Predicted 3D model of a 384-nucleotide RNA (Bacterial RNase P class A) from a Candidatus Polarisedimenticolia bacterium. The gene name in the source record is rnpB. Its mean pLDDT, the model's own confidence on a scale to 100, is 77. RNAcentral holds the sequence, with entries from ENA.
RNA sequence: GAUGGAGAAGAGACGGUCGCCGCGGGCCGCUGCGUCGGCCCGGGGAGGAAAGUCCGAACUCCACAGGGCGGCGUGCCGGGUAACGCCCGGUCCCGGAAACGGGAAGGAAAGUGCCACAGAGAACAGACCGCCCAAGCCCCGCCUCCGGGCGGGGACGGCAAGGGUGAAACGGUGCGGUAAGAGCGCACCGCAUCCCUGGUAACAGGGAUGGCAGGGAAAACCCCACGUGGAGCAAGACCAAAUAGGGGAGAUGCCAAGGGGUGGCCCGCUCCGAUGCUCCCGGGUAGGUCGCUCGAGCCGCCGGGCAACCGGCGGCCUAGAGGAAUGACCGUCGCCUCCGCCACCGGCGGGGGAACAGGAUUCGGCUUAUCUUCUCCUUCGAUC
Numbered sequence: 001g002a003u004g005g006a007g008a009a010g011a012g013a014c015g016g017u018c019g020c021c022g023c024g025g026g027c028c029g030c031u032g033c034g035u036c037g038g039c040c041c042g043g044g045g046a047g048g049a050a051a052g053u054c055c056g057a058a059c060u061c062c063a064c065a066g067g068g069c070g071g072c073g074u075g076c077c078g079g080g081u082a083a084c085g086c087c088c089g090g091u092c093c094c095g096g097a098a099a100c101g102g103g104a105a106g107g108a109a110a111g112u113g114c115c116a117c118a119g120a121g122a123a124c125a126g127a128c129c130g131c132c133c134a135a136g137c138c139c140c141g142c143c144u145c146c147g148g149g150c151g152g153g154g155a156c157g158g159c160a161a162g163g164g165u166g167a168a169a170c171g172g173u174g175c176g177g178u179a180a181g182a183g184c185g186c187a188c189c190g191c192a193u194c195c196c197u198g199g200u201a202a203c204a205g206g207g208a209u210g211g212c213a214g215g216g217a218a219a220a221c222c223c224c225a226c227g228u229g230g231a232g233c234a235a236g237a238c239c240a241a242a243u244a245g246g247g248g249a250g251a252u253g254c255c256a257a258g259g260g261g262u263g264g265c266c267c268g269c270u271c272c273g274a275u276g277c278u279c280c281c282g283g284g285u286a287g288g289u290c291g292c293u294c295g296a297g298c299c300g301c302c303g304g305g306c307a308a309c310c311g312g313c314g315g316c317c318u319a320g321a322g323g324a325a326u327g328a329c330c331g332u333c334g335c336c337u338c339c340g341c342c343a344c345c346g347g348c349g350g351g352g353g354a355a356c357a358g359g360a361u362u363c364g365g366c367u368u369a370u371c372u373u374c375u376c377c378u379u380c381g382a383u384c
Stems, first nucleotide, its partner, number of pairs: 001380002004377007012333007020045002023042007030034001047356001051367002054365005059232004071228005076090005091105001092103004106223002111221002114216002128163002130159003137154007171189006190212001191210008236290004246281005256275001258272005297316008335353008
């Protein structure tokens, strides 16, 4: 100097003026004493993410005999935790020279389906170019001791080494072998099965056997293992007006509406009758109270553990409202930065800047947004 990682601190302080929202206490006012109005005092009032609402829980209500199917989620191993898809430690694979970073990392040997384009052939494969005529067959030439031999060509055929296509071509490299070839044989590597050793395990190391079966993809369906009921504080519990409606009792009254009788109809006569009055009961609404913040809490020290985390002791109380307050201005100081001067430890003067955002039942995580500064460690390079 470059690189990689692990963290930490702050996100202003003090004073003044004017405000905002709860809580506690006191005083005053009133046609109406209230869930009213006003004044004074005291004390409190957002975050590292309060956010997204993505996981996991507490709590509450609803549902539920037990079991199964389906759906959804998770998916290397061990540990932590109330729990988790989170965290810590490890294994394997990939990237990097390294520090280190990343990984939806069970099963493709249960089944079904898929593998574009190119290519001869894409999964119980295939022969386009190419290589080969060893045996058998045909033709030609030469030789012949007439049995055949040698050479050349061809068809049938053999091969999968090399080329070519492709993301992928049915183990790889080398030697032998062969007509040419080929796990055909062998060595090494890979792979499979079994065994041994180490490890809690994932897995690692080693040995023996086998000539090689079983291409890829599960972010295709699917299979396996494990987990999983739903809704959410507008959950939910309690108190409870006015008005309307429901139920009951009573008083007054025989009046009104209505109904019955008499009668063909009306009037009349007569009988019944509480909707109207008062009180009570119960349900619901408005409204109020609780849930509500002392909690898997925070801080410090000590101990255990590689760590996540756990245990012990001591201390602390830190918004809990309703669609919702926590603000504005001024001064001084502090932080960062730019310019000028003095002058190189730095100081003085002037200008500018200070983010993201914000509680609404509560916790544990993850993710995302964001200003400034600092510390420690790793690896690599250069110089001394």